[in-house]
Context: one part of a larger RNA
Molecule: small-subunit ribosomal RNA, central domain
Organism: uncultured bacterium
RNA sequence: CUGGGCGUAAAGGGCGCGUAGGCGGCCCAGCUAAGUCGAGUGUUAAAUCCCAGAGCUUAACUCUGGACAGUCGCUCGAUACUAGCGGGCUAGAGUGUGGAAGAGGGUGCUGGAAUUCCCGGUGUAGCGGUGGAAUGCGUAGAUAUCGGGAAGAACACCGGUGGCGAAGGCGGCUCGCUGGGCCGAUGCUGACGCUGAGGCGCGAAAGCGUGGGGAGCAAACAGGAUUAGAUACCCUGGUAGUCCACGCCGUAAACGAUGGGUACUAGGCGUCGGGGGGAGCGACCCCCUCGGUGCCGUCGCUAACGCAGUAAGUACCCCGCCUGGGGAGUACGGCCGCAAGGCUGAAACUC
Numbered sequence: 001c002u003g004g005g006c007g008u009a010a011a012g013g014g015c016g017c018g019u020a021g022g023c024g025g026c027c028c029a030g031c032u033a034a035g036u037c038g039a040g041u042g043u044u045a046a047a048u049c050c051c052a053g054a055g056c057u058u059a060a061c062u063c064u065g066g067a068c069a070g071u072c073g074c075u076c077g078a079u080a081c082u083a084g085c086g087g088g089c090u091a092g093a094g095u096g097u098g099g100a101a102g103a104g105g106g107u108g109c110u111g112g113a114a115u116u117c118c119c120g121g122u123g124u125a126g127c128g129g130u131g132g133a134a135u136g137c138g139u140a141g142a143u144a145u146c147g148g149g150a151a152g153a154a155c156a157c158c159g160g161u162g163g164c165g166a167a168g169g170c171g172g173c174u175c176g177c178u179g180g181g182c183c184g185a186u187g188c189u190g191a192c193g194c195u196g197a198g199g200c201g202c203g204a205a206a207g208c209g210u211g212g213g214g215a216g217c218a219a220a221c222a223g224g225a226u227u228a229g230a231u232a233c234c235c236u237g238g239u240a241g242u243c244c245a246c247g248c249c250g251u252a253a254a255c256g257a258u259g260g261g262u263a264c265u266a267g268g269c270g271u272c273g274g275g276g277g278g279a280g281c282g283a284c285c286c287c288c289u290c291g292g293u294g295c296c297g298u299c300g301c302u303a304a305c306g307c308a309g310u311a312a313g314u315a316c317c318c319c320g321c322c323u324g325g326g327g328a329g330u331a332c333g334g335c336c337g338c339a340a341g342g343c344u345g346a347a348a349c350u351c
Stems, first nucleotide, its partner, number of pairs: 003323004007305002012319001014202004021195003025089004030085003034082002036078007044070001050066006092192001093189004097184003104178002108174001110172001111155001115151008126137002163170002207248006216242002221237004259318006267296012300307002324351003333344004
C1' cells in the first nucleotide's frame, strides 16, 4: 500500500466535547471550467514488453521493421456530476413558545429503623459460635429485657425485564442552584450538518498525599479449629481501608464482550413518558401517533449459537482496531505519575 475482517474465533477506543481533515439536502435551460470527458499536438533515449520478419542446425539468445496502451505538458472544446463563486428554498440542524416525567448533577437542612458503645433498672449462669467444637465474652454480674444518652454509616417497604445519565454511574425526606432529553401547536434562522487523527475534559473499585472522622464491615495480622500439611475455606478478634474535604492516580469482564450518524426493510405482545380520537360517571376500556425500554418472530444475515425497526438485515459517510500461539502487554526508549504504576510498545528464540 492492498485484501478480508472486528457479539462469542485476533480485532470497537471506558465515555464525551471538539481542532485539522474526510464526507454532506433541494432549486437555477446561473457564472467559472480545477476535477471529469473528448479532439489535436508535443514528449515519454536505447534496450526490455507486444506484433511481423530474419540470423546462429532449433530454442534460449540476437538482429530488422512496426505499433498499442497508460502517465505527463500544451492548445481547443463539452458541462451531466464533483468543486469554486453568486442567487434562492425548507424536508436536515438550530432557536423561540406551551406542557409533562425522571435515583441526571452539586450544596445545605433534616427523619426513622438497625448496629455498636456508655449510664441506670430488672435479673442470674451462662452467652456466643459451629458440621461438631474451641479460642473469645461472663459472678468485678455478661447474654436477655426496659429506660436514657452518644456516634458513624447505609437508606427496609414503595422497587418494577421501572426511571435518569455520554459513559463511569445515580435510590429516605426537603429548600433553593443547575444540565440533558421528550411531547404539542406553530413563528423565526436558512444547510448553520455528520464524523473526528491530534488535543481537552469526565471517568467504578482499589491505591497515594494532607487534614478530619471511625458505628458496622474488614485486606494485613493474631488466636481457635479442620487437615498428612492448611501461610486457605469455618470460627473469635482485628489494623489500614471503607466515610468527609482538597489534591493525585486513569485502570476494569469500564460488557450489549456489539463505535458514531443517516435512510430503508412483515408482523405480534408487554411496559415507561407525551399527544390526539372513540366511548363513558371514570384515572377502567378501545383505536391512532411520537419518543424510550423489554419479549417473541418473517425476510435477510450468521461457522453455529443466535441477531432480527434498540439488526449482528440492506446501503452510504467518518473514526478506532485486527493480521497464528508462546516470548509479552514484557524489554528498550519516550511521555505522564509523589509512588504504585499508566500510555506507547518490539525482537531474538520457540511451537